[in-house]
Context: one part of a larger RNA
Formats: sequence, structure tokens, C1' cells
RNA sequence: UCUUCGCGAGGGAAUUCGGCAAAAUCGCCCCGUACCUUCGGAAGAAGGGGUGCCAGCCGCGCAAGCGGCUGGUGGCACUGACAGGGGAGCUCCGUCUGUUUAAUAAAAACGCAGGUCAGCGCAAGCCGGAAACGGUGAGUAUGCUGGCUGAAGCCUGCCCAGUGACGGUAUCUGAAAACCGGGUUCAACCGGACGAAGGACCGUUAAACGGCGGGGGUAACUAUGACCCUCUUAAGGUAGCGUAAUACCUUGCCGCUUAAUUGGCGGCUUGCAUGAAGGCCCAACGAGAGCUCUACUGUCCCCGCGAAGAAUCCA
Repeated sequence: UCUUCGCGAGGGAAUUCGGCAAAAUCGCCCCGUACCUUCGGAAGAAGGGGUGCCAGCCGCGCAAGCGGCUGGUGGCACUGACAGGGGAGCUCCGUCUGUUUAAUAAAAACGCAGGUCAGCGCAAGCCGGAAACGGUGAGUAUGCUGGCUGAAGCCUGCCCAGUGACGGUAUCUGAAAACCGGGUUCAACCGGACGAAGGACCGUUAAACGGCGGGGGUAACUAUGACCCUCUUAAGGUAGCGUAAUACCUUGCCGCUUAAUUGGCGGCUUGCAUGAAGGCCCAACGAGAGCUCUACUGUCCCCGCGAAGAAUCCA
């Protein structure tokens, strides 16, 4: 010096990206327990008290034993070692228990019940195979397959012009073959007529892929604009939420928190570039993310001492 441990006056997070690490809490019995809530929970909430040994008595029990009352008694300490929750509040995300990158990621990712759309009537649809044949399935639409979404609650607006899907279709377009005509000594070849799918055309469809405007004026202070005009689109973003895991300007503005806050929370909101299979809300849950308070501490002020082991040096 390193590794692993033990103890520490006073202070107590001043350390640090961040209480990382450590400390503290810890079992059992009794008392007691808030907001919120899907009435199950939250909850071991929080916060208190007790706890050893000895003796006597009482209750229950066949017993082992369990429970109670009274008195005494030792220690610094009685769940005496081992074992063994720190707690509280606000917010984000994901409903939840689960699953995952064997060996840098455990998560907000995947899954999930639930929702919804599509294909399919079974010699089906989907999947494997060149086929035979096989799986789903010895199942049959309350089923199987595929896509999206992701508990519950409150809801899910407008657009079918584009792309796609599905359906229709008098007419138009539409290859070769066969047919008719020309041509060839046979052919090749040329033309005509016929005409499938597909397309044109007409509809339907957005929990299909997707999309969801601009300018000007206007109220008896000002400001704002319920209202009006105009251009324009397939339709011009509804309810919600909102400086957000989304906001460039931005450390937006106001309030709370601090002595001081690019943080956190609550509001406002003109949203560079929120928004409905997704949005909003949300009890419980989480080795998830951010912030605060309390307890506690060698994280720190500021380091000291001790134990065991190792390295190095000398012999």
C1' cells in the first nucleotide's frame, strides 16, 4: 500500500450524477392505525408498550402443552449469538402474478385476461411438403387461423380524394390458341371476329395504410373575439390531455418546496411538431424512472485506531 472486517468525539448527506456503500429497522404478543379505493385492499400503514430467570396460584387439555394472575431476582444489554421489514409523501410509465438479451441491458420492452377487425361451412381457411400425404383436429363458427390493441372505469369525433381490400359492371380495353379471310407450292406471316383474368367505370370499407387548412374584419377603455366575409380541401383535430418519456424558443409565466432550485409538484397554456384501439383517468402491484421529508449513519467535515490475510523490502 492492497483485500476483507471491527470501533469512533462533535456534526449528520455538508459527500455524490444519485444516500452508491454503510448504518439504522428487524422475531413474537398486546394496543393502535390516515389519505385513497375497483370496497378486495391500502396495512406489518404510521405510532406505542411488552419480551430473561425463579416461585406460588388459577383456567383449558388424557397428555404434550397453551393461556392468565401475583410476588421475587441477575445483567450495560433478555427475539442477549444465529436468524431477522427502515418508514412516509408527490409524480411518470406499465393495470396486475409472469417473460427476456446463457456471458455488459430485467425495463417503460415481450406476454397477459379483455377489446376489435379479417379469412374460413369442413374435400373449408391457415400451415408443412415437388407430390403422396400430414398438422390445426378424431376439432366444426360459443370453432380454428391471422392482424392490431392491451385489466376495469369514462369514451373512441370528421375524411373513402390517394393507396389497399371487398363487391358490381350495360359499355370500353384486353394475350395466345381454336374460328373466318388474305398469303405461302407447305409453312412463316398479316388482317378480322370472338373474348378470360386484370384494368377503365360504379359502389362499400378507416379498431384498413393513412389524413384531419389559410387570410381579413368585428363587442361603448384596452385586450379578446361568441359573430361576419373570403380562398380552399376528401375532410379541415371533436372529447380529453397539454412547456408533457411529446414544447424549438425554454431555465415559458404564476404558486408551493429551499437561505439559494436548468430539479420536483400544482396551475396557466397561443400544442416549433398532443389527440382518440387508442385518448383520458386510475385502487392495487413494481430489484422500473424523477423529486421531497423522517430515522440512521465514516458518504463527507477529517481522518484515527485495531484484527486477519496479501504484496513489497531486508535477513